[in-house]
Context: one part of a larger RNA
RNA sequence: CUCUCUCUAAGGAACUCGGCAAAAUGACCCCGUAACUUCGGGAGAAGGGGUGCCACCGAGAGGUGGUUGCAGUGAAGAGGCCCAGGCGACUGUUUAGCAAAAACAUAGGUCUCUGCGAACUCGAAAGAGGAUGUAUAGGGGCUGUCGCCUGCCCAGUGCCGGAAGGUUAAGGAAGUUGGUCAGUCUGAGGAUGAAGCUAGCGACUGAAGCCCCGGUGAACGGCGGCCGUAACUAUAACGGUCCUAAGGUAGCGAAAUUCCUUGUCGGGUAAGUUCCGACCCGCACGAAAGGCGUAACGAUCUGGGCGCUGUCUCGGAGAGAGGCUCG
Numbered sequence: 001c002u003c004u005c006u007c008u009a010a011g012g013a014a015c016u017c018g019g020c021a022a023a024a025u026g027a028c029c030c031c032g033u034a035a036c037u038u039c040g041g042g043a044g045a046a047g048g049g050g051u052g053c054c055a056c057c058g059a060g061a062g063g064u065g066g067u068u069g070c071a072g073u074g075a076a077g078a079g080g081c082c083c084a085g086g087c088g089a090c091u092g093u094u095u096a097g098c099a100a101a102a103a104c105a106u107a108g109g110u111c112u113c114u115g116c117g118a119a120c121u122c123g124a125a126a127g128a129g130g131a132u133g134u135a136u137a138g139g140g141g142c143u144g145u146c147g148c149c150u151g152c153c154c155a156g157u158g159c160c161g162g163a164a165g166g167u168u169a170a171g172g173a174a175g176u177u178g179g180u181c182a183g184u185c186u187g188a189g190g191a192u193g194a195a196g197c198u199a200g201c202g203a204c205u206g207a208a209g210c211c212c213c214g215g216u217g218a219a220c221g222g223c224g225g226c227c228g229u230a231a232c233u234a235u236a237a238c239g240g241u242c243c244u245a246a247g248g249u250a251g252c253g254a255a256a257u258u259c260c261u262u263g264u265c266g267g268g269u270a271a272g273u274u275c276c277g278a279c280c281c282g283c284a285c286g287a288a289a290g291g292c293g294u295a296a297c298g299a300u301c302u303g304g305g306c307g308c309u310g311u312c313u314c315g316g317a318g319a320g321a322g323g324c325u326c327g
Stems, first nucleotide, its partner, number of pairs: 001322008010313002014311001019308001027051005036041001052067006068072001080306007087298002092104002108143007120129003146293004151223003156220002158216005165211003171205002175201006183192003224242005251285001252282001263279005
């Protein structure tokens, strides 16, 4: 010097990104316990008091009296607590070996598919799962207890329905063109050429699909701009105009979302880029990629407080282990 421990005057978070680490709390009995709440909870809330031994009384719980130590759950083991907020309802699950979470799951909600040899999945198939189930069932998507709710747009895309018209494949096909060829003609070169076979073209016929006509958002998704206006000013309930399928309702809002920004005001501090409450100018919230609340819960995240402490002011002393020096 390093490590693992023990103690430390006065102060007590001044340390630090942050009370990280340590200290503190701790058992049992009694008293006593708030907001809020889904009435279960919150609760071991918080906060107090007691605890040895001896004698007597009592069935006991215990009571009365006495007595001792610095100290009686006499050593060890044994919750720190409170306030406020974000996220997720909760118990659960997860990156075996850097992440345990606000991620996943979850009951509940909703949409959709599926009538049973079901849909769907695995498998060239047989077959199997689904299921020895049968729509109060099974598959898929989204959302995620609960409470209050979930607005407008169907123009585009998707899906569902429709079948009049347009378009449209293979196939079919009247007809038509060529090849071949019996035959016929011939100037012997060739010309023509029925049936059949063969190659091509082909009016017409021809389903779904697409076009088309409707519907549909807890389907994919989307949810405006400019100008003017009130008897101070400012602002604009109001008006005009352009565009759109329709121009963001409720609720929330500098937010896990706010760039400007340490926005402004209030609270907390002597002093607060964080925090809490407001405001609304939402760069770029917003309603099941759900919106806003919410008791309980959380090795979650954020801010504050009490207690407590060597975290610190700022060090010091000691024990053990290692290192180093000497031997």
Predicted 3D model of a 327-nucleotide part of an RNA (large-subunit ribosomal RNA, domain IV) from a metagenome. Rfam family: Bacterial large subunit ribosomal RNA. The RNAcentral record of the full RNA draws on SILVA.